Predicted 3D model of a 1443-nucleotide RNA (small-subunit ribosomal RNA) from an uncultured bacterium.
It matches the Rfam family "Bacterial small subunit ribosomal RNA". Its family is annotated with ribosome and structural constituent of ribosome in the Gene Ontology.
Model confidence (mean pLDDT): 83 of 100.
The RNAcentral record of the sequence draws on ENA and SILVA.
[in-house]
RNA sequence: GAUGAACGCUAGCGGCAGGCUUAACACAUGCAAGUCGAGGGGUAUAUAAGAGCUUGCCUUUAUAGAGACCGGCAAACGGGUGCGGAACACGUACACAAUCUACCCUUAUCUUGGGGAUAGCCCGGAGAAAUCCGGAUUAAUACCCGAUGGUAUAACUGAGAGGCAUCUUUUGGUUAUUAAAGAUUUAUUGGAUAGGGAUGAGUGUGCGUCUGAUUAGGUAGUUGGCGGGGUAACGGCCCACCAAGCCGACGAUCAGUAGCUGAUGUGAGAGCAUGAUCAGCCACACGGGCACUGAGACACGGGCCCGACUCCUACGGGAGGCAGCAGUGAGGAAUAUUGGUCAAUGGACGGAAGUCUGAACCAGCCAUGCCGCGUGAAGGACUAAGGCGUUCUGCGUUGUAAACUUCUUUUAUCAGGGAAGAAACCGUUUAUUUUUAUGAACGUUGACGGUACCUGAUGAAUAAGCACCGGCUAACUCCGUGCCAGCAGCCGCGGUAAUACGGAGGGUGCAAGCGUUAUCCGGAUUUACUGGGUUUAAAGGGUGUGUAGGCGGCUUUAUAAGUCAGGGGUGAAAUCUCCGGGCUCAACCCGGAAACUGCCUUUGAUACUAUAGAGCUUGAAUUAUGUUGAGGUUGGCGGAAUAUAACAUGUAGCGGUGAAAUGCAUAGAUAUGUUAUAGAACACCGAUUGCGAAGGCAGCUGACUAAGCAUAUAUUGACGCUGAGGCACGAAAGCGUGGGUAGCGAACAGGAUUAGAUACCCUGGUAGUCCACGCCCUAAACGAUGAUUACUCGUCAUACGUGAUAUACAAUGUGUGACUAAGCGAAAGCGUUAAGUAAUCCACCUGGGAAGUACGUCCGCAAGGAUGAAACUCAAAGGAAUUGACGGGGGUCCGCACAAGCGGUGGAGCAUGUGGUUUAAUUCGAUGAUACGCGAGGAACCUUACCUGGGCUAGAAUGUUAGUGACCGGUGGUGAAAGCCACUUUUCAGCAAUGACACAAAACAAGGUGCUGCAUGGCUGUCGUCAGCUCGUGCCGUGAGGUGUUGGGUUAAGUCCCGCAACGAGCGCAACCCCCAUCUUCAGUUGCCAUCAUUAAGUUGGGAACUCUGAAGAAACUGCCGCCGUAAGGCGUGAGGAAGGAGGGGACGAUGUCAAGUCAUCAUGGCCUUUAUGCCCAGGGCUACACACGUGCUACAAUGGUAAGGACAAAGGGUUGCUACCUGGUGACAGGAUGCUAAUCUCAAAAACCUUAUCUCAGUUCGGAUUGCAGGCUGCAACUCGCCUGCAUGAAGCUGGAAUCGCUAGUAAUCGCGCAUCAGCAAUGGCGCGGUGAAUACGUUCCCGGACCUUGUACACACCGCCCGUCAAGCCAUGGAAGCCGGGUGUACCCAAAGUCGGUAACCGCAAGGAGCCGCCUAGGGUAAAAUCGGUAACUGGGGCUA
Repeated sequence: GAUGAACGCUAGCGGCAGGCUUAACACAUGCAAGUCGAGGGGUAUAUAAGAGCUUGCCUUUAUAGAGACCGGCAAACGGGUGCGGAACACGUACACAAUCUACCCUUAUCUUGGGGAUAGCCCGGAGAAAUCCGGAUUAAUACCCGAUGGUAUAACUGAGAGGCAUCUUUUGGUUAUUAAAGAUUUAUUGGAUAGGGAUGAGUGUGCGUCUGAUUAGGUAGUUGGCGGGGUAACGGCCCACCAAGCCGACGAUCAGUAGCUGAUGUGAGAGCAUGAUCAGCCACACGGGCACUGAGACACGGGCCCGACUCCUACGGGAGGCAGCAGUGAGGAAUAUUGGUCAAUGGACGGAAGUCUGAACCAGCCAUGCCGCGUGAAGGACUAAGGCGUUCUGCGUUGUAAACUUCUUUUAUCAGGGAAGAAACCGUUUAUUUUUAUGAACGUUGACGGUACCUGAUGAAUAAGCACCGGCUAACUCCGUGCCAGCAGCCGCGGUAAUACGGAGGGUGCAAGCGUUAUCCGGAUUUACUGGGUUUAAAGGGUGUGUAGGCGGCUUUAUAAGUCAGGGGUGAAAUCUCCGGGCUCAACCCGGAAACUGCCUUUGAUACUAUAGAGCUUGAAUUAUGUUGAGGUUGGCGGAAUAUAACAUGUAGCGGUGAAAUGCAUAGAUAUGUUAUAGAACACCGAUUGCGAAGGCAGCUGACUAAGCAUAUAUUGACGCUGAGGCACGAAAGCGUGGGUAGCGAACAGGAUUAGAUACCCUGGUAGUCCACGCCCUAAACGAUGAUUACUCGUCAUACGUGAUAUACAAUGUGUGACUAAGCGAAAGCGUUAAGUAAUCCACCUGGGAAGUACGUCCGCAAGGAUGAAACUCAAAGGAAUUGACGGGGGUCCGCACAAGCGGUGGAGCAUGUGGUUUAAUUCGAUGAUACGCGAGGAACCUUACCUGGGCUAGAAUGUUAGUGACCGGUGGUGAAAGCCACUUUUCAGCAAUGACACAAAACAAGGUGCUGCAUGGCUGUCGUCAGCUCGUGCCGUGAGGUGUUGGGUUAAGUCCCGCAACGAGCGCAACCCCCAUCUUCAGUUGCCAUCAUUAAGUUGGGAACUCUGAAGAAACUGCCGCCGUAAGGCGUGAGGAAGGAGGGGACGAUGUCAAGUCAUCAUGGCCUUUAUGCCCAGGGCUACACACGUGCUACAAUGGUAAGGACAAAGGGUUGCUACCUGGUGACAGGAUGCUAAUCUCAAAAACCUUAUCUCAGUUCGGAUUGCAGGCUGCAACUCGCCUGCAUGAAGCUGGAAUCGCUAGUAAUCGCGCAUCAGCAAUGGCGCGGUGAAUACGUUCCCGGACCUUGUACACACCGCCCGUCAAGCCAUGGAAGCCGGGUGUACCCAAAGUCGGUAACCGCAAGGAGCCGCCUAGGGUAAAAUCGGUAACUGGGGCUA
């Protein structure tokens, strides 16, 4: 885009078309084929007249004349359907010298004489009926006989002409045979014979006409001949005889499916699909068979028979055929009225009038389709209300839309008028005309239909829906829902902010329709003729040889089949296209043209192809000479190694592995030596080497044999290329028979390994490996690249030839390789050995899986091979390349990563955090590294978020507005308290305005540590202080992307240098900032004190040097020297310097990763809650305790403990505070008292350390847990649940398994001091400070982490990835299968209707003939055995899908 459509929602009108696609299923009822009296007999009946009479009957005549009958013509047309049929059925073009044709036209001739019946009518009979029988009588254009007879037919015979083979035709002669019908109104008409025409039909042939080879052979009347029969006619159409043919890979036969065509739909076309309506042909008429009649049928509304079905019946018998028009039932998703008329067109009959006509013309139903029209038009803003949205009282949108004003009236409604289609026939009149006939005028005829159309009236009045809005694809928001409900054509949406589900608002598209479903074509170059491919995506046969076939070198002659051109015929009409015309337009219809690309015929052309002939040598082959090689087959020979055997030497192990064991060995192994035997394979040479068609071929040598190549003479003269089938060869494994068997070695056994180990490793070992003969026939049989020929830049290497004296070489040929230009290719890549450019032939492919499976067939001894599907299932499977990530891949490098060291953890007790458990609650969060002395830098109450209980509800807090003047305080009651109740007292500041404070009231904003860190901001951890991450322009690539950023060096560093299709730049690195280390300058108190004085004391005077404090500067840059290096830079016991190569620390954290952490710091979207999930209070809990883990403290002791004495810091804190000093107390502390808002006073004692004494290796003078008693302090309050002191008690623990952590220098280790939080404190934690002060680093193999380059990848959620198979469960389709059921087809035999044909003595008939009987054939029925197709089936096999 289309449809004979259907379904859903909706629906105003008209025109034109269309309307059982399914059950060729069954049919009630009506109608669909009759007509002619001018062929015939003749009647009922009606009318008129007359006779008779019983006066309402009968008879006669005349006119009209139904129904039935004889006869003629029609009924073979028209109408329906698409069963069958793969065929001369259809289409197209020819042919009939092999044919027929009623009615019609035309030509010629004839139209004569007789005869006997029969239906009807009448009478009688049988039967339920259908119908039948008998008797009498009768006519014809019915039937029969005779005459006439030629241009008919047949036989014989003569002459001529022609063609197309049989032959045809013209004209003669003789013989024989065959005709007729009348009617009548006198105009005519009919009949017979023969010829011609037209029309229709029959027959034959060429070409075209679906699928399957898992259908390869078929055929006995089969193929042909001769002779008959039969037919309108040819013919095995039929029959007898003879011959053995005929068809088939160019697809016979068989199976399946199907009416064919003009055309229709689509498409640029070529095609593909279809074959409704209309038209041509065919076939069929309940299923099957058969003939009759006839011009024509084997006959839809005729006949006979068989069968199935239905109906009637009096059970004896009968009737029927809607695939005609309506209609009914059934089936189905689905398809209409039991209508009108013969007015027109057409048909049958008739002389005509006319009759008949479900053909036809009309109407009815249906949006089924196409076309047209309408549902109003113009103005109109308060941009109304309402709806919806929102950043929310503002705005946007619906929207000029509405309302409102003006206008119009198609359509609908009503009223009035009102067609064309009709011209004839016929009748009357009339003209011309010999007749026939032709013309004119008038009259008559309309189903549709009072319809189309026209006019008028009223009044916007009567008239809009459907689908969609994530992308494709035009159109966006809100609410609801929460992987639910649902959507979906493909991709895919939905798991709490859904433009995708459902609703709404809005929008988009089409519109009396719109969507959905189904089907066809297109897009699809996705079967490729036009117009595809096969190295790696699906696809080259394993290789050769060769049949058919296809294709084929140069010159020339002929022919003209293909080819090309002109002419002729045909190609029905309709359709399509163009032009014109008619319905108001259009659809539709009419006219004309063009077209129908085809077929046939004819006349030419002859380049190419073809055919035939003649020639040629360049393709091909042969020949001569030479040469090459693991080419093949078959003999002979050789050495090394291995095994075995014998002997000898010799002694304890050998062997084997990662390590072992099994195994061998004192009965003497292994090892060594000599000798012998056996089988198999041929080291070195040896190589991108060589040979072969491929598989494949390797010691040396003989014989036989094949091939390639080079050079050159001669010969043949296209002999060529390819190659479906066929035939041959064809690694390894395997099979059969017979040998052989050293080594190796499936199976098997044992030993190991392992969670297991039916494996990898080891010890053995059978088939096999080897030989001969015969099978098998497959491989990643690979260059994943078929064969042949020609053409197309180069370079290098190599094997074997030729050329020349030549090992050189710039020549030449055939092979084998590497790199590359053009070109090709999706790219990788290929590139004269093409995957380039062309030609020929063969093979093969068409999404993945199922599956190279099943079934069938062929081959095979078997194993198995060859050929080779479908159901079902998925939306991918796949190729090449890119970026990452990953690797028990590689290279380079780094890091307390390992190593080298020091000290710990893991064992003990305790502290603390977590898990778990418990609980009314043990609030919540953090969970590998990157949670666990974490949020918490202070849980007794508070904190507090949890639990129990008691209370409050605009609320515990804050703001605004107006008001009041209190509030605070005090007292009492109740209560656990909060609170509740009651009593009492009462304003302040200011001149004022007003303010402060408090109260109660109202309103608006409440409140939530409730949820979502996966809606978020901010902040933070980690990779990682790792050296990376990017951009612009350019260049490369179809593209993803690359280059830069890689490479060579160097660095802590993508730091720098050099090189380079890159050149630059940004974020990171480094530097700039802070502290410490040196010096200078400035300043000199509270700090300092060298010189002077003074004191108990830097206490004081004084000093400004030093220290120190705190501000500003200096200083370090590989700057200098030497060596190495192009440079960057590196090295040095360098110099100098306080410091040396980043001097030591800190702050500072790129692009990003982990949906990392935090909604409980804070902020915040959404959701939830509102007498509660909010707020207040008391008590409890967060401190529980079988247990497990992390982080710490203290120890286990002598490098120590204890006691006494003595010395040296830094950095901090302090007025609700730190407190000197004094007194009391053993002490914690208490009572006094002083200084200090701090370089001034104070905390404050530093400790390790040093000296002296003691302890003497023990559960101790170590260790301090636990517990008891007595106290102190803070605080409303130390019971749950604080800290401290004294006395007493004195647990585990004697250095810690596997494993694991930190640290590279002022570091580790060790020692103490301070601070924050804080009433107090569970601090052994955290953050700082200083004191003392080490050891070690060979080095980068390994473990962990990281960086760069490279490589592989089936990974991309990225190896914590992906993914394979069994098993278990469910579902689905399918193969096998004993058996059961069914279909169609063929074969053999039996029976055989109707009927044609043939035969025939008895019966009938004068005869012709008939009846009957017999025979052949046959529809059909039956029997039998097979084959084939399908269904079903216990059981069974695999397959697919599913978390």